[in-house]
RNA sequence: GCCGACUUGGCUCAGUUGGUAGAGCAGCGCAUUCGUAAUGCGCAGGUCGUCAGUUCGAGUCUGACAGUCGGCUCCA
Numbered sequence: 001g002c003c004g005a006c007u008u009g010g011c012u013c014a015g016u017u018g019g020u021a022g023a024g025c026a027g028c029g030c031a032u033u034c035g036u037a038a039u040g041c042g043c044a045g046g047u048c049g050u051c052a053g054u055u056c057g058a059g060u061c062u063g064a065c066a067g068u069c070g071g072c073u074c075c076a
Stems, first nucleotide, its partner, number of pairs: 001072007010025004019056001027043005049065005
């Protein structure tokens, strides 16, 4: 330099044909317990990598850029 995959909550990941963004774990509160763990109930937490484009409407489609990972190649 070229090619491919990936980027969504603190972490790990879903998200169907473009139509109200979700789960588990973690966190906080309450219940339970002599107390802790465990368990049950509830609460909070998101510029969906960035910037544009298409569209009535974009996490989803298109382009550029950035980052992470993998592969290929070149030079000293």